[in-house]
Annotation:
This is a predicted structure of a 328-nucleotide part of an RNA (large-subunit ribosomal RNA, domain IV) from Methylopila sp. M107. Rfam family: Bacterial large subunit ribosomal RNA.
Context: one part of a larger RNA
């Protein structure tokens, strides 16, 4: 010096990206326990007291003929130790946001999460030799199932909800019409021949799906404006004008896991706060199942604060063990 342990005056997070690591707590009995809540929880919430030994006594119970002894529980009196759950084992706690409902699952070997899954919800396909999938096929799965079933896809408990747009793309429907392949058709034309004929070419007309066309459909893919003026202080604009669009973003939320300017502004917390919490709304560039907003419980998730606790630190020191190193 390295690794692993143990101890430490005073202070107690001043350390640090961050209390990382360590320390605290830890068991049983009794008392006591808040907001919130889906009334189940939250909860071992938090917080507090006791726990060893001896004797007496009460109750219950077992053994014994009895004296008495054992066990369990309660009450009383006393005793000793630095220490009585005496070693080991053995939750630190509280408050506030974000995200995800939850228990689960995952990158075997740098990521365990807010990612995946999930119960629940929706749309859509499928009438059974089902749709779908595998296979050239036979055949198989689906399923020894039958629409309360099976496949695909999106969302993701629960509560309140889920607005407008079908112009584009997709899908579904549409006995008309347009376009249109092979094929049918054969007016005509060419070559050749004396001719019959042979042969080449070929216009109308008829001819499917598809596309065009007409509708429907957004919990299908997706989309959801600009400029100008206006109120008797100012400011702002309920109001008006105009252009464009398929329609111009509704409810709710909002400097947010989304806010560039930005450490926005105000309030709270600190002596001091680019983080945090509560508001405001000027949303660069939230927004409703690519779900919106809430939400008890849950989380080796994540942000901030507080109590306790400590060698994380002020500021390091000593000890133990194993190495390294020196000598033998």
């Nucleotide at each position: 010096c390295u690794a692993u342990g143990c101890u430490g005056a005073a202070g107690g997070a001043a350390c640090u990206c961050g209390g990382c690591a360590a320390a605290u707590u830890g068991c049983c009995u009794c008392c006591g326990u808040a907001a919130c809540u889906u009334c189940g929880g939250g909860a071992u919430a938090a917080g507090g007291a006791g726990g060893c030994c001896u004797c007496g006594u009460a109750u219950g119970u077992g053994g014994g003929c009895a004296a008495c002894c054992g066990c369990a529980u309660g009450c009383g009196a006393g005793g000793g130790g630095c220490a009585c759950a005496g070693a080991c084992c053995a939750g630190g706690g509280g408050g506030u946001g974000g995200c995800a409902a939850c228990u689960g699952u995952u990158u075997a070997g740098c990521a365990a999460a807010a990612a995946c899954a999930c119960a629940g919800g929706g749309c859509u396909c499928u009438g059974c030799g089902a749709a779908g999938u595998c296979g050239c096929a036979a055949g198989a799965c689906g399923a020894c199932g039958u629409a309360u079933a099976g496949g695909g896809u999106c969302u993701g408990a629960c509560g309140c909800c889920u607005g407008c747009c079908c112009g584009g793309u997709g899908c579904u429907g549409g006995a008309a019409g347009g376009u249109u392949a092979a094929g049918a058709g054969g007016a005509g034309a060419g070559g050749u021949g004396c001719a019959a004929g042979c042969u080449u070419u070929g216009a109308a007309u008829c001819g499917a799906a598809g596309c065009c066309c007409c509708a429907g459909u957004a919990a299908a893919c997706g989309g959801c404006g600009g400029c100008c003026g206006u109120a008797a202080c100012u400011a702002u604009a309920a109001c008006g004008g105009u252009c464009c669009u398929a329609a111009g973003g509704u409810a709710g939320c909002g400097a947010a896991a989304u806010u560039c300017c930005u450490u926005g502004u105000c309030g709270g917390g600190u002596a001091a706060g680019u983080u945090c919490c509560g508001a405001c709304c000027u949303g660069c560039a939230c927004g409703a199942a690519u779900g919106g907003c809430g939400u008890a419980a849950u989380g080796a998730c994540u942000u901030c604060c507080c109590c306790g606790c400590u060698g994380u630190c002020u500021c390091c020191a000593g000890c133990a063990u194993a190495g390294a190193c020196u000598c033998a």
Description:
Its mean pLDDT, the model's own confidence on a scale to 100, is 89.